[in-house]
RNA sequence: GGGCUCGUGGUGUAAAGGGAACACAUCUGUUUUGCACACAGAGGAUCGGGGUUCGAUUCCCUGCGGGUCCA
Numbered sequence: 001g002g003g004c005u006c007g008u009g010g011u012g013u014a015a016a017g018g019g020a021a022c023a024c025a026u027c028u029g030u031u032u033u034g035c036a037c038a039c040a041g042a043g044g045a046u047c048g049g050g051g052u053u054c055g056a057u058u059c060c061c062u063g064c065g066g067g068u069c070c071a
Stems, first nucleotide, its partner, number of pairs: 001070007010024004018054001026042005047063005
């Protein structure tokens, strides 16, 4: 320098055009003499920009970052 691939809550992963979900973690409450467990609830995210579309996490382009291969 070039090819491929990935980028979603604090972490690990779903969603593959139509109201962004699950687990763990965090916080609050109940329970306990207290802690833990358990139960109930809450907050928290789509890498940036542009395009296509009635509608984009999803498709296209570009940039950035990570991984991998070639040179």
The RNA shown here (transfer RNA) has 71 nucleotides and comes from Actinomadura viridilutea. It matches the Rfam family "tRNA". Rfam classes the family as a transfer RNA.